[in-house]
Context: one part of a larger RNA
RNA sequence: ACCAACGAGUUUAUCUCACUCGCGAGUCUAAUCCCUUUAAGGGAGGAGGCGGAGUGAAAGCGAGGGUGAAAAGCCCGUUUAGCGGGUGGGAUAAGACCCGAAGCCGAAGCGAGCUUGCCCUGAGCAGGGUGAACUUCAUCGAAAGAUGAAGGGAGGCCCGAACCGGUGGAUGUUGCAAAAUCCUCGGAUGACUUGGGGCAAGAAGUGAAAAGCUAAUCGAGCUCGGGAAUAGCUGGUUUUUCCCGAAAUAGCUUUAGGGCUAGCCUCUCAGAUGCUUCCUGGAGGUAGAGCACUGGAUGGAUUAUCGUGGUGUAAUGCCAGAUAGUCCAACUAAACUCCGAAUUCCAGGAAGAUUAACUGAGGGAGUCAGACUUAGGGCGAUAACGUCCUAUAGUCGAGAGGGAAACAACCCAGAUCCUUGGUUAAGGUCCCUAAAUUUGGGCUUAGUGUUUUUCAAGGAUGUAAAAACCCUUAGACAACUAGGAAGUUGGCCUAGAAGCAGCUAUCUUUUAAAGAGUGCGUAACAGCUCACUAGUCGAGGGUUUUUGCACCGAAGAUACCCGGGACUCAAGCCCAAUACCGAAACCAGGACUUUGUAGUUUUUUAAAACUACAAGGGGUAGGGAAACGUUCUCUUUGCGCUGAAGUUCUGCUGAGAGGCAGGAUUGAGCAAAGAGAAGUGAGAAUGUUGGU
Numbered sequence: 001a002c003c004a005a006c007g008a009g010u011u012u013a014u015c016u017c018a019c020u021c022g023c024g025a026g027u028c029u030a031a032u033c034c035c036u037u038u039a040a041g042g043g044a045g046g047a048g049g050c051g052g053a054g055u056g057a058a059a060g061c062g063a064g065g066g067u068g069a070a071a072a073g074c075c076c077g078u079u080u081a082g083c084g085g086g087u088g089g090g091a092u093a094a095g096a097c098c099c100g101a102a103g104c105c106g107a108a109g110c111g112a113g114c115u116u117g118c119c120c121u122g123a124g125c126a127g128g129g130u131g132a133a134c135u136u137c138a139u140c141g142a143a144a145g146a147u148g149a150a151g152g153g154a155g156g157c158c159c160g161a162a163c164c165g166g167u168g169g170a171u172g173u174u175g176c177a178a179a180a181u182c183c184u185c186g187g188a189u190g191a192c193u194u195g196g197g198g199c200a201a202g203a204a205g206u207g208a209a210a211a212g213c214u215a216a217u218c219g220a221g222c223u224c225g226g227g228a229a230u231a232g233c234u235g236g237u238u239u240u241u242c243c244c245g246a247a248a249u250a251g252c253u254u255u256a257g258g259g260c261u262a263g264c265c266u267c268u269c270a271g272a273u274g275c276u277u278c279c280u281g282g283a284g285g286u287a288g289a290g291c292a293c294u295g296g297a298u299g300g301a302u303u304a305u306c307g308u309g310g311u312g313u314a315a316u317g318c319c320a321g322a323u324a325g326u327c328c329a330a331c332u333a334a335a336c337u338c339c340g341a342a343u344u345c346c347a348g349g350a351a352g353a354u355u356a357a358c359u360g361a362g363g364g365a366g367u368c369a370g371a372c373u374u375a376g377g378g379c380g381a382u383a384a385c386g387u388c389c390u391a392u393a394g395u396c397g398a399g400a401g402g403g404a405a406a407c408a409a410c411c412c413a414g415a416u417c418c419u420u421g422g423u424u425a426a427g428g429u430c431c432c433u434a435a436a437u438u439u440g441g442g443c444u445u446a447g448u449g450u451u452u453u454u455c456a457a458g459g460a461u462g463u464a465a466a467a468a469c470c471c472u473u474a475g476a477c478a479a480c481u482a483g484g485a486a487g488u489u490g491g492c493c494u495a496g497a498a499g500c501a502g503c504u505a506u507c508u509u510u511u512a513a514a515g516a517g518u519g520c521g522u523a524a525c526a527g528c529u530c531a532c533u534a535g536u537c538g539a540g541g542g543u544u545u546u547u548g549c550a551c552c553g554a555a556g557a558u559a560c561c562c563g564g565g566a567c568u569c570a571a572g573c574c575c576a577a578u579a580c581c582g583a584a585a586c587c588a589g590g591a592c593u594u595u596g597u598a599g600u601u602u603u604u605u606a607a608a609a610c611u612a613c614a615a616g617g618g619g620u621a622g623g624g625a626a627a628c629g630u631u632c633u634c635u636u637u638g639c640g641c642u643g644a645a646g647u648u649c650u651g652c653u654g655a656g657a658g659g660c661a662g663g664a665u666u667g668a669g670c671a672a673a674g675a676g677a678a679g680u681g682a683g684a685a686u687g688u689u690g691g692u
Stems, first nucleotide, its partner, number of pairs: 001692006011094013026050003032044004054061002064076004097236002100233001104226003108223003116200009125190001127159003130155001134151007163187003168183004202218001204214003239627006249262005263367002265364007273357001275352009288339001289337002294333003298329009308320004370396004374391006401412003416591004421587003427581003430565003436578001438577006449567002458552002462549010479536005485509003490504003515530001519528002592617011628681001630678010646665008
């Protein structure tokens, strides 16, 4: 891991609701006893319970009672249906659907053969080194003593085996080993090591103290018991079909991943609303707008006060300024409003559709982690797949199908079943890939773009369109040819300043035209050029504004993010048109089923069956309904050695759980119908046991 078997809402008591049965103003027996065919039997037993009257704190009174001064008012009653049995739903108490702690307690027990400490009795420590006290001798000394030599053999002394330990590293890490192996290392006559025997234990021991150790267990051992401890937590919870179908909110909570009540779901009963549109009458202070109030805030005028700054010798000067007021103009606000919608809400009326969507009572729930999108907002940074509100919004959740390459939440659309029938939606129609290489008109040359979001400020004779204005056959614009002069080097300034450093003025003349000069240039001149003019040429040229598409701006880590191929002769973008494809949508045909209405039949009713029509049949938590199957009991009827059950294969059949038949195997029991009772259905629980 697989297979098989086992494996989870039970039982009792009380209460409550629904259905049902018996009796009914009553109803039921409990203990106990008797009988008997001994069992799922019959009888006695009315003690007692519930009901039949309430009300008051009570005395009490009583269809009334209480309160009260009250005949008032108010509160609770009266106008009757109950009692008992059965089944089912639920509640409470119990282990209470099952498995699962770590723990707590016990005047229960077992442990010191491991380890800690102690007691008794034994044992062990190669070899080498150092050389304390002390003694003797020698020398010196008067002596105390000193020095030297020899002897001596101390020490929690030194080096180092056995022995005891366990420092660093490596290996090992399903090991040789639930702590080892190798190298290295510490102690090694001592507070040393060790054998045997003994003593001390669970809130207790022992401890050179680490909460260490007390049998691979220790911040309280192990075994058994209380005990099925408790678990607001996790996991699991077994057959089928049919109908409906949520919530992730509010309030309170030592409450926040748990509860209770309400909300929302379901079932039953009762009632008579509910919904949509229109009309009429009301409610309101948002969006917007406004400045009349309350605030904010800008400019100007003016008045009063101030006295800071500048100027001035000073001024009752001037200029600027501050504070407050008034006026004018233009603004501003979630906690401003002289105003003020749309939508909405309430009441009344009318109409419409409706298997009912509404209200109430009662039984049963689940839900209290929500998510994204859209719209209006708060917080945040007008950040977040952020967070918090509102929606009488949607979807997912609990929703499949088609589209969006893939993609809970986006777009289309709500799947009872069948059909190699049809029509469409969103979205698509060159190939991958079903359907247009469709039609007409524009735009784009950037592979822009081609189903997703994304690029900005800014820049630019890209290109297309529109508008306005100006010049133009009296010849524009561009190009070319020629001229572009004189007073004069204007004046000033300056070393110089001659059109062209700077300042100032900017006239006159000759002219077709030519600035006291547009730019380059020179030290200053010179030189080149422009404005301006004529000619050549011969038809458009120029400026500004607006719009469409495109360009630059534009940086990410393998290649490349159009889904890909690829597309410019669009398969790109805009406008218009036609056809087609495309879903579980819609239509058509058939089948099943639910509810409603109507009808027919059966039946004493209730109800059931059938027919027609209408409307339904996605679904998690959850509510309701109807069934299948297993074991056993009772009754009835059957089957079986001419082969029961079981096992296995095949076929048929039912909407399904399932059922039936046949073959093979096997060898002794089994089934159906109607009732009843449950140890009644497994794929999951790191499930249990067994097998492989």